[in-house]
This is a predicted structure of a 478-nucleotide part of an RNA (small-subunit ribosomal RNA, 5' domain) from Trichopus zeylanicus subsp. travancoricus.

Context: one part of a larger RNA
Order: sequence, then structure tokens, then C1' cells
RNA sequence: GGAUGAAUGCUGGCAUUAUGCUUAACACAUGCAAGUCAGACGGAAAGUGGUGUUUCCAGUGGUAGAUGGGUGAGUAACACAUAAGAAUCUGCCCUUGGGAGGGAAACAACAAUAGGAAAUGGUUGCUAAUACCCCAUAGGCUGAGAAGCAAAAGGAGGAAUCCACCAGAGGAGGGGCUUGUGUCUGAUUAGCUAGUUGGUGAGGCAAUAGCUUACCAAGGUGAUGAUUAGUAGCUGGUCCGAGAGGAUGAUCAGCCACACUGGGACUGAGACAUGGCCCAGACUCUUAUGGGAGGCAGUAGUGGGGAAUUUUCUGCAAAUGGAUGAAAGCCUGAUGUAGCAAUGCCGCGUGGAGGUAGAAGGCCCAUGGGUCAUGAACUUCUUUUCUCGAAGAAGAAGCAAUGAUAGUAUCUGAGGAAUAAGCAUCGGCUAACUUUGUGCCUGCAGCCAUGGUAAGAUAGAGGAUGUAAGCAUUAUCC
Repeated sequence: GGAUGAAUGCUGGCAUUAUGCUUAACACAUGCAAGUCAGACGGAAAGUGGUGUUUCCAGUGGUAGAUGGGUGAGUAACACAUAAGAAUCUGCCCUUGGGAGGGAAACAACAAUAGGAAAUGGUUGCUAAUACCCCAUAGGCUGAGAAGCAAAAGGAGGAAUCCACCAGAGGAGGGGCUUGUGUCUGAUUAGCUAGUUGGUGAGGCAAUAGCUUACCAAGGUGAUGAUUAGUAGCUGGUCCGAGAGGAUGAUCAGCCACACUGGGACUGAGACAUGGCCCAGACUCUUAUGGGAGGCAGUAGUGGGGAAUUUUCUGCAAAUGGAUGAAAGCCUGAUGUAGCAAUGCCGCGUGGAGGUAGAAGGCCCAUGGGUCAUGAACUUCUUUUCUCGAAGAAGAAGCAAUGAUAGUAUCUGAGGAAUAAGCAUCGGCUAACUUUGUGCCUGCAGCCAUGGUAAGAUAGAGGAUGUAAGCAUUAUCC
């Protein structure tokens, strides 16, 4: 000198845009954050005088809930980055050629019943389906072969047809796996390893593999730093620097890991699952003491910690994206906006022109004057901004309709210089000087140093310098 997710002190007019718990991965009141489909299904209710139509949805069923959003605790590792690879899976989507025949039994809901304080269970009976099962069929799978094994569902419509369904082949996108290289510190950590290293048989997985197991062999790794200990999410990037390089990993983007702590599986194309389940633990709440309920590192918000970080806002019958649905739609604290904060960057303003009697006043003084100073007053002009009023968007694509933002931006009229300047410094480094008080005292201070009666260094004043809606200090990095 530059930089910061900064903080503190003094001060503070406006606007655009970005950013905003770096600490306790501490504990959380309350609301919301994942639903949707009645064009899969049987029902129940509302409504109507009745039929029809319509609405609604506790349950069965489908799909989504593995995305989106958060955090960085753990992890020194194929975790990440980069470059390769083979023994792999893939819902929705795209392309393509085939298929969808026949039959059967249940279980919820519901009704009845008897339990429990509740959460929520038991028994009996009835019933539907795109739920479940059997048979048939098969250009698929298995097998050396003989042979064996495996499927389907309908819905809407007057119809055309559309949407679903089944097993193949190919693709796209997405995962899982393997490998080369790279990735912090300590040797005051030198040896480490027993499923350990390899083989065979068996098991297991979507797949390779000591992944697991039985047996056999005795290997494997290490001063090119193993093991151990400490620290740490990694990267694109960001900051500094001419570069080499050093530091860093907030926001945005990619990957990984985690979801009160530890463990486990279920379902599923995909999880060992943040607002799913089970077990154990700590904590909180509740109870009829037998037992139950909970998990903000989602969004707001609260307490706590801290130098320190925002609203319990608005809307999705606006845009973008997503789930679901044939669609209308519905849901979406994603996202879009608004609010708060000088937290940062950038821009604008706080007036412009004229104005010497060089005014009053302050300060200095050699008492002549000098300076603040064209500064003010005064004259005139302007209205960014401000106040009040009128009009009023774009972002809307896709015939029309559809705007949260927002009566905002913008524009226009009226008014009046009106509403708007501080902060630090002035001995040298370092731009800027006098006076008064004080008298090694009070103090100052980044370093040198200063102050003991003329202090340019302390404190006040006048003046000056720097910077400016900021200025200075502190902390950290280069």
C1' cells in the first nucleotide's frame, strides 16, 4: 500500500447492487417448509321434494417424498481434483419392434364386539380395484446339452382416439466400482500388519474384490517417511504479488459427509432415508405411574454463547423451477419480492453566479496591520434531492386472460436554498503552526522520542492538512 462475511468509537442526506451467527454440529416455545391423483377402487357425507348432476375424502391403490433447502461435526481418504478403465445398475424421458388370453382367493374401509387415561391395538363378519395369486403364452434369462424359468390392467370418450400396463433392444441423463498422478504438520512418532498378503473351494453382490468363510502358503508395507499423533471438508475460485509464489476456501457453482448421540435394517429404480421405521442412550414434555410424545445443521423467531450478524413480512388464482394429475388445478419458507443493517462496492447531493465598506466577530500582532475571507450579509439563478398533487410502467411468454413486486420505477405540475458534513491529524517518518494553560505533573506514544516555566510532541483555542457520508482505531492475510 492492498484486502476483509469484520468489530469498536465519533458522525450520518439519497439511490443502485451485493452481502449479513466466522462463536455453542448449544438447547429450542409457536406457525409454516411434501404433497398430489375421484379419469385406479369400494364407500361415507353434504346438497335436492325426488331422479340426475355436483362437491368432498377417513381408507385401499399409484406416484413423489433419495429432489429442492441447511450445515461442515467427522474425514489426510479414491474424500476431492485430473486423466484413464471394465466386471455393472438405472424410475421418469426419447427411439424401436412385439404383447396384454383364461381363472381364483383375500385384506382395509365399513358393521358388530369387548380393551386402554391416552397413544393406539384385539376378535368376528362383509366387500372393490390399475392391490395380490394361479394357469396359459414368450425373438428374454439360465444351461455344454437335454431341458428348465419368468409377464401384463385397465381408465376416459358416442366414436375416432388418448392416457396407462407387460417383457425385450438401443439411447440420453444419472449412479455404483477400479486405477495412475496430485493434495497440511511433527522423527522429541521407526518399525507396522493376522483377514494381515496371495491362492483354491464355497458363499455373497447390480457388479469386481478377503467383501465373507473353510483350507493352504508366508506373505504385504516402510527414511521416495509406513505406523502413530495433531490439524483440516475438497475444488472451480478469492485476496496479495510484475511474476515466481504466499495466504485463504463466506456469498455463487461442482463433489463429499452429516441430520439430538450410537447402531440396524425395511420399502424402493434409487436410502441404510434431515420434517420415515426399529433398538439403545442423554435431554425435554406428558401420564390415571401401566405407559406415551419429541428432534429447527429448512424458513421466520426465542434463550444462550459472543466483539459481532436481520422480519415470528408478502405472494405463487405474477415470473422461473419442481412434485402430482388426462386436464382444470393443487402443493412448493425452492424461488421471486418487500423489510432491517453505511456491512461492502459504485453513483449523486449538501447549492451556482456575482458580491470590498476588504463588514461585525474570533485569532495573531512589532498596534502599522495580518488572517479566517468572497467566506457571510446582500443581489440574482437553479431544483439533483426534499414536500405536496396528476399520470403511471416493462418484466407477460402463448389468441385472450394472468403482476406479489406496486401506486414502486419513471414522467409531469407546484413550492421554496430550501431537508443534508463530519472524522482524523498537524516534532520526524508524514501533507499540515501559532497562541494560552500545565510544569517529569496531568498526559501522549506505531517507532524514535516528548513533558522538570517561553512544549510546533500534553490540554484548550485559532488556523492548516488529509479524507469525505464517511473517518479513525483494533484484529487478520499478502

Notes
The RNAcentral record of the full RNA draws on SILVA. Its Rfam family is "Bacterial small subunit ribosomal RNA".